[in-house]
RNA sequence: AGUGCAAACCGUUCUAUCGCUUUGCACCUAAGAUCUCGAUCUAAGUGCAGAGAGGAAAGUCCGGGCUCCAUUGGGCAACGUAGCGGGUAACGCCCGUCAUCCCGAUUUAUCGGGAGAGGACCAGUGCAACAGAAAGUAUGUACAGUCUUAUGAAAAUAAGAGCUGUAGUGAAAACAGGUAAACUCUACGUGGAGCAAGACCAAAUAAAGGGAGAGAAGCUGCCCGCUUCGUCUGAUCCCAGGGUAGGUCGUUAGAUUAUAACAGCAAUGUUAUAGCUAGACAGAUGAUAGAAGCCAACUCACAGUUUACUGUGCGUUGGUACAAAACCCGGCUUAUAAGUUUGCAUAAAAU
Numbered sequence: 001a002g003u004g005c006a007a008a009c010c011g012u013u014c015u016a017u018c019g020c021u022u023u024g025c026a027c028c029u030a031a032g033a034u035c036u037c038g039a040u041c042u043a044a045g046u047g048c049a050g051a052g053a054g055g056a057a058a059g060u061c062c063g064g065g066c067u068c069c070a071u072u073g074g075g076c077a078a079c080g081u082a083g084c085g086g087g088u089a090a091c092g093c094c095c096g097u098c099a100u101c102c103c104g105a106u107u108u109a110u111c112g113g114g115a116g117a118g119g120a121c122c123a124g125u126g127c128a129a130c131a132g133a134a135a136g137u138a139u140g141u142a143c144a145g146u147c148u149u150a151u152g153a154a155a156a157u158a159a160g161a162g163c164u165g166u167a168g169u170g171a172a173a174a175c176a177g178g179u180a181a182a183c184u185c186u187a188c189g190u191g192g193a194g195c196a197a198g199a200c201c202a203a204a205u206a207a208a209g210g211g212a213g214a215g216a217a218g219c220u221g222c223c224c225g226c227u228u229c230g231u232c233u234g235a236u237c238c239c240a241g242g243g244u245a246g247g248u249c250g251u252u253a254g255a256u257u258a259u260a261a262c263a264g265c266a267a268u269g270u271u272a273u274a275g276c277u278a279g280a281c282a283g284a285u286g287a288u289a290g291a292a293g294c295c296a297a298c299u300c301a302c303a304g305u306u307u308a309c310u311g312u313g314c315g316u317u318g319g320u321a322c323a324a325a326a327c328c329c330g331g332c333u334u335a336u337a338a339g340u341u342u343g344c345a346u347a348a349a350a351u
Base pairs, nucleotide, nucleotide: 002346003345004344005343006342007341008340009339012292013291014290015289016288017287018286020052021051022050023049024048025047026046027045031042032041033040034039035038054322058333059332061331062330063329064328065327066194067193068192069191073224074223075222076221078190079189080188081187082186083097084096085095086094087093098118100115101114102113103112104111105110119185120184124183125182126179127178141167142166143165144164145163146161147160148159149158150157151156198249199248200247201246209239210238211237212236215229216228217227218226256275257274258273259272260271261270262269263268293320294319295318296317297316298315300313301312302311303310304309
């Protein structure tokens, strides 16, 4: 150099014609509404100007903003987190650092890169195939030694004692270890549902029914407390039936974007300046044509040279990833052609 792995950024451009949605201004209107009868407002239409799908919009896994459950607490269950510090509106996220582990270098304790789900195994309950004689209050194979008792003059023999050491099997065996993204325990934390939440306007609705009923309702489950409504003039629940399903708001100016300086190892924060960038509701953001950018292959020419490779140039052909807002924001996870940058590795990798 090439190649491989990991991380980060970025992720097509221009022109023309036609078309779609929306905002602002103006015009127009034989339509509609209001009323002071001449004005105002609105739908459609026309003209001008501006804007119009992402880094993940995906997953729906976390945290919140916002809305509702009238108000106000506690306990149990359930779920989540877990070294130390910092950041943030907050988090299970991010940053730094330490333990521990992996790769490489150097040479013995350091450096570079990477991972980093890390409280407790003497509170308790489980799990460990095969092998092995034997795997949890256990169990005791083989060899050698030691000790006790009996016999014996002694040597030795018999029986016993895991008492000591070594070995075999295995990840783990003379006595304990391993394992908690095993159940569990400890500490801390958590109300629920969700924009199809919800608020408002208009319109329509049967001379309307049936049953239960003294308690009922209060949005993960259970209990206590509390509150509200109600007790035959009937709260509430159940069954069946009827009407409406039209419009406005929520709905995009934000825990906001960009640049610079300062503070900080960093995440991030403060200050200053400049900016406003879809708002749909059967749901728009497109179609056609041409040219270019980038990538690949091939022919030819030139150059280099490791002689079959590389680079450059013209030409031809083909390709251009993953993918689509729907209340909004901060993260995580997953998918991703090509290009750029950084780090590690250097003969392994795969089969």

This is a predicted structure of a 351-nucleotide RNA (Bacterial RNase P class A) from a Bacteroidota bacterium. It matches the Rfam family "Bacterial RNase P class A". Gene Ontology terms of the family: dimeric ribonuclease P complex, ribonuclease P activity and tRNA processing. The family's RNA type in Rfam is ribozyme. The prediction has a mean pLDDT of 76.